[in-house]
Molecule: SAM riboswitch aptamer (S box leader)
Organism: uncultured Dokdonella sp.
RNA sequence: CUCAUCAAGACCGGCUGAGGGACUGGCCCGAAGACGCCGGGGCAACCAGCGGAUCCGUGACCGCAUGGUGCCAACUCCCGCGGGGACGCGCGCAAGCGUGAUCCGCCGAGAGAUGAG
Numbered sequence: 001c002u003c004a005u006c007a008a009g010a011c012c013g014g015c016u017g018a019g020g021g022a023c024u025g026g027c028c029c030g031a032a033g034a035c036g037c038c039g040g041g042g043c044a045a046c047c048a049g050c051g052g053a054u055c056c057g058u059g060a061c062c063g064c065a066u067g068g069u070g071c072c073a074a075c076u077c078c079c080g081c082g083g084g085g086a087c088g089c090g091c092g093c094a095a096g097c098g099u100g101a102u103c104c105g106c107c108g109a110g111a112g113a114u115g116a117g
Base pairs, nucleotide, nucleotide: 001117002116003115004114005113006112011040012039013038014037015036019029020028021027023080025078026077041072042071043070046068047067048066049064050063051062052061076111081108082107083106084104085103086102087100088099089098090097091096
């Protein structure tokens, strides 16, 4: 840099000792000890491996969990940029238009994380 995935899932103990959740703003976690490190355990199935089914073959699909990662608070904790919808206000006979420091587990990006190349 490219591609894929990110709504699920997963603890116990020891050491340490004050911040941590990438960043902004929120909101959370934390001396009933967070974060980090170590030991054991687990979750998952990205890559390799093994098996299955199908097949001309490739590929895709299903499974195992041996190896390489990864992960085990909160949707990537939420927002951030653009769009859509709802609601409010104004205008309009109406269709609709404009607008708002509001709401949406709506859509798409960006940024981030992980894997493979």